Predicted 3D model of a 73-nucleotide RNA (transfer RNA) from Methanobacterium sp. The same sequence occurs in records of 3 taxa.
């Protein structure tokens, strides 16, 4: 230089064939305990890596680029 895979909340992640994003941990809060922890409950938190196109409609189809990984040179 060339294939190839991944990029979705603070982390790790689901999301056949396009239809309005969900769990887990963590976080706050409140219960339960003499009181922590364990458990239950409830709530906040996601421009879906950027940017363009496509289509009524893109996390998902196409192009470009940007960041990681692997494999060859």
């Nucleotide at each position: 230089g060339g294939g190839c895979c991944c990029g979705u909340g603070g982390c790790u992640u689901a999301g056949g064939c396009g239809g309005u994003a969900g769990a887990g941990c963590g976080c706050a809060c409140g219960g339960c305990u003499g009181a922590u922890a364990a458990c239950c409950g409830u709530g906040a938190g996601g421009u879906c890596c950027u940017g363009g196109g496509u289509u009524c409609g893109a996390a998902c189809c196409c192009c470009a680029g940007c960041g990681g990984g692997c494999c060859c040179a």
Model confidence (mean pLDDT): 81 of 100. It matches the Rfam family "tRNA". Rfam links the family to the GO term triplet codon-amino acid adaptor activity.